[in-house]
Context: one part of a larger RNA
This record gives sequence, structure tokens and C1' cells, in this order.
RNA sequence: UUGACGCGAGGGAACUCGGCAAAUUAGCCACGUAACUUCGGGAUAAGUGGUGCCAGCUCAGCGAUGAGCUGGUCGCAGUGGCAAGGGAGCCCCGACUGUUUAACCAAAACAAAGGUGGCAGCUAGUCCGAAAGGAUGUGUAUUGCCGCUGAAUCCUGCCCAGUGACGGUAUCUGAAAAUCCUUUACAAGGGAAAGAAGGACCGUUAAACGGCGGGGGUAACUAUGACCCUCUUAAGGUAGCGUAAUACCUUGUCGCUUAAUUGGCGACUUGCAUGAAGGCCCAACGAGAGCUCUACUGUCCCCGCGUCGAGGCCG
Repeated sequence: UUGACGCGAGGGAACUCGGCAAAUUAGCCACGUAACUUCGGGAUAAGUGGUGCCAGCUCAGCGAUGAGCUGGUCGCAGUGGCAAGGGAGCCCCGACUGUUUAACCAAAACAAAGGUGGCAGCUAGUCCGAAAGGAUGUGUAUUGCCGCUGAAUCCUGCCCAGUGACGGUAUCUGAAAAUCCUUUACAAGGGAAAGAAGGACCGUUAAACGGCGGGGGUAACUAUGACCCUCUUAAGGUAGCGUAAUACCUUGUCGCUUAAUUGGCGACUUGCAUGAAGGCCCAACGAGAGCUCUACUGUCCCCGCGUCGAGGCCG
């Protein structure tokens, strides 16, 4: 100097991106236990007290044993070692248990139950295979396969113009082969009619891919604009939520929290560029993200001492 440990006056997060690390708490018994809630939970909530040994006695039990009362007694300390939750509050995301990048990421990602759309009546649909054949399945629509969403509660608005899918179709278009006509000695060639799929055309469909405006004026202070005019679209963003894991301006403005806050929470909200299979809310849960309080501490003020190793130096 370094590794692993132990102890520490006073202060107690002042450290730091951040209480990272460490400390605190801890078993059992008794009392006691809030908001909220899907009434199951939350909950070991929180918080408080007790705990050794000896003697006698009581109660329960066939008993092992368990529960208790009275008195005594030792220590700083009685779950005396080991073992063994720190707690509380607000908020984001994901409902939950589960799964994952074996060996840098465990998560808000995947999955999930639930919801919903599509295909399929079985010689089906989907998948493997060149085929034979095989899987789903010796199953049969309460089934199988494919997609999206992601518990429950409350809800899920408008647009089919574009792209797609499905259906229809009088008419138009529409290849080769075959047919008919034709030049010609034959063939190639020229023309015609008929006409499949597909397209044109007509519908349906957004929990299909997707989309969801601008200008001007207006109320007896001002401001604002329920109201009116106008251009325009397929339709002009509804309910909700909102400076957000989404907001450029932005450290928006106000309030609370602090001595002081680009933080956190609650409001407002003209949303650069929120928004309905998704939105909003949400008890419980989480080695998830952010913030606060309390307890506790060598994280720090500010370092000291000790134990056991290692390096180094001397021999």
C1' cells in the first nucleotide's frame, strides 16, 4: 500500500447520478392495526409489551405434552450462539403467478386468462413433402388453424375517397389452343366470331392497411366566443386523458414539498406532433422507473484503532 473482517466520540445522507455499500429490523407469545378495495385482501400493516433459570401449586389431556399462578434468583444483555422482514406515503408502467438475451440487458419486452376478426361442413381449412404419403386428428364449428388485442370495471365515436379483402355483373376489355373466312399449288401470313381468369363497372367491409381541416366576424369595460358567414374533405378527433415513458418553445403557469428543487406530486392546458382493441381508471402483485418521510448507520464531516492474509523492504 492492498484484500477480507471488527469497533468507533459528536453529528446523522451533509456522501452520491442515486442511501450504492453498510447499519437498523428479525424467531415465538399477547395486545393492536389505517387509507383504499375487484370485499378475497391490504396485514407480520403500522405500533406496543413479554421472553432466562429455580421451587411450589392450578387447569386440560390416558399420556407425551400444553396453558397458567405465586414466590425466589443471576447478568449490561435471556429467540444471550446459529438462524432470523427496516418501516410508511405519492406516482409511472405492466393486471396478476409465469418466460427471456446459457456467458454484458430480467425489463415497461414475451407469455397469459379474457376480448375480437378471419378461414373451414371434413375427400374441409392450415402445415410438411417432388410425389406417394404424413401432422392437426382416429378430432368435427362448445372444433381446428391464422391474425390483432391483452385480467376485471366504465367505454370503444366519425370516414369505404385511396390501398386491400369479400361479393356481384346487363355491358366493355381480355391470351394461347380450337373454329370460320381469306391470299395461295401448300405452308407461313391476314381477318372474324366466340370468350376463362383478371381488369373496367356496381356493392359490402375499419377490433382490415389506414385517415379523422382552414379563413373571417360576433355578447353593454376588457377578454373570451355559446352564435353566424365562407372555402373545402371520404370524414373533419367524439368520450376520455393531457407540458405526459408522447410538449419543440420548456426549467410552460399556479399551488404543495425545500433555507434553496431543470426533481416529485396536484391543478390549468391553445395537444410543435394525445385519443379509443384500444382509451381512461384501477385493488392486489413487482430483484421494474421517479420522488418524499421515519428509523438506522464510517456514505460523509474526518478519519482512527484492532484482527487475519497478500504485496513491498531487510535478513
Predicted 3D model of a 315-nucleotide part of an RNA (large-subunit ribosomal RNA, domain IV) from a Thermoplasmata archaeon. Model confidence (mean pLDDT): 86 of 100. The organism belongs to Thermoplasmata, within Archaea.